[in-house]
RNA sequence: GCUCUGUUCGGCUAAUGGCAGGCCAUGCCUCUCAUAAGGGCACAACGCGAGUUCGAUUCUCGCACAGAGCA
Numbered sequence: 001g002c003u004c005u006g007u008u009c010g011g012c013u014a015a016u017g018g019c020a021g022g023c024c025a026u027g028c029c030u031c032u033c034a035u036a037a038g039g040g041c042a043c044a045a046c047g048c049g050a051g052u053u054c055g056a057u058u059c060u061c062g063c064a065c066a067g068a069g070c071a
Base pairs, nucleotide, nucleotide: 001070002069003068004067005066006065007064010024011023012022013021018054026042027041028040029039030038047063048062049061050060051059
């Protein structure tokens, strides 16, 4: 330099054009003499920019970062 893959709540991970979900963590309530465990509720994310579309996490292009291969 070229090709390919990936990027989603604080962490791990689903959703493949139509309400962004689950687990852990965190906060509040409950339970307990108290703590932990348990139960309930809440908070919280689609890497950035552009395009296609009625509608984009999803499809296309570019950029950034990470990884793999070739030279």
Molecule: transfer RNA
Organism: Ktedonobacteraceae bacterium